[in-house]
This is a predicted structure of a 98-nucleotide RNA (Glycine riboswitch aptamer) from Virgibacillus sp. YIM 98842. The sequence was found by an Rfam model in a public genome assembly. Model confidence (mean pLDDT): 77 of 100. Rfam family: Glycine riboswitch aptamer. Rfam links the family to the GO term glycine biosynthetic process.
RNA sequence: AUGAUUGCAAGGGGAGAGAUUACUGUAUUAUUCAGCAGUAACGCCGAAGGAGCAAGCAGAAAUGUGAAUCUCUCAGGCAAAAAGACUCUUGCGGGACG
Numbered sequence: 001a002u003g004a005u006u007g008c009a010a011g012g013g014g015a016g017a018g019a020u021u022a023c024u025g026u027a028u029u030a031u032u033c034a035g036c037a038g039u040a041a042c043g044c045c046g047a048a049g050g051a052g053c054a055a056g057c058a059g060a061a062a063u064g065u066g067a068a069u070c071u072c073u074c075a076g077g078c079a080a081a082a083a084g085a086c087u088c089u090u091g092c093g094g095g096a097c098g
Stems, first nucleotide, its partner, number of pairs: 006093008018042001020041007043078003049074001050072003056065003
């Protein structure tokens, strides 16, 4: 300083897919269903996190390195709420090029 990349805080936006089935435990209720927690089974989702890699680069080669909202689905999730990559606004930092 018309302050890059970027950090933090607050607020706004923010997708997908089972309120599946069986069993167990449990609170409440006049009773049943329904609630909550757990286990198992089958079916799914892709946007916490994690993992994989194309070009390129290095190398004689093997191989290494190497991005994503792509791929996988370990973790997570499949009513609402919460969470949520990413994004916008504001504030406080930060200080590159010039």
Of the family's consensus pairs, 91% are formed in the model.
The organism belongs to Virgibacillus, within Bacteria.